[in-house]
Molecule: transfer RNA
Organism: Acidimicrobiia bacterium
RNA sequence: GGGGCGGUAGCUCAGCUGGCCAGAGCGCUGCGUUCACAUCGCAGAAGUCGGGGGUUCAAGUCCCUCCCGCCCCA
Numbered sequence: 001g002g003g004g005c006g007g008u009a010g011c012u013c014a015g016c017u018g019g020c021c022a023g024a025g026c027g028c029u030g031c032g033u034u035c036a037c038a039u040c041g042c043a044g045a046a047g048u049c050g051g052g053g054g055u056u057c058a059a060g061u062c063c064c065u066c067c068c069g070c071c072c073c074a
Stems, first nucleotide, its partner, number of pairs: 001073007010026004019057001028044005050066005
């Protein structure tokens, strides 16, 4: 230098062919349960979907570009 895969909640990830309001598990907070802790149950908070731009009525999803990680080729 060329190519491929990936970047979504604190962590690990899902999101099919663009379309309810962006989700799950773990973790976190509160409440209940207990003498207490754990477990369990209920409720809740937490997201510029890596950055910017474009297409579209509508973008996590499509296009361009840049950044970061891993891998392959030279």